This record gives sequence, C1' cells and structure tokens, in this order.
RNA sequence: GCCCGGGUAGCUCAGUGGAUAGAGCAGCAGUUUCCUAAACUGUUGGUCGCAGGUUCAACUCCUGUCCCGGGUA
Repeated sequence: GCCCGGGUAGCUCAGUGGAUAGAGCAGCAGUUUCCUAAACUGUUGGUCGCAGGUUCAACUCCUGUCCCGGGUA
C1' cells in the first nucleotide's frame, strides 16, 4: 500500500431502515441489617468516532476521513 473486522452510557456489549436507542456491571437514592456486604426497588448518565450523501424516515445503506485490531507482499 491492499483486504477484512470493529468504534453505541464510566466499563463490557446488544440493536442491521420505521417510538428524539437498550441490557448487564458501575454511580446515586431508598428498603432490609446492630454495622458492612449481599439481595431487592427506583433513578442519573448517549451530538451512536467525525463529515458529507441516499431516503418520507439512517445507529443501520453509500462515499470520504480518523482511531483500534487482524490478514497479505
């Protein structure tokens, strides 16, 4: 250089065109407990890497670009 995979919440990841996007863990508040932990309930947190394009509608499709991983000479 070329080819492939990935980038979504603090972390690990789902979501493959149609409710201004979800789970687990973590955080916060509460219940319980003599206290802590555990358990349970509620709750905060997102410009979906970035910029364009297609579409009535894009996390999802297309193009460019940045970053990470793998393959190849």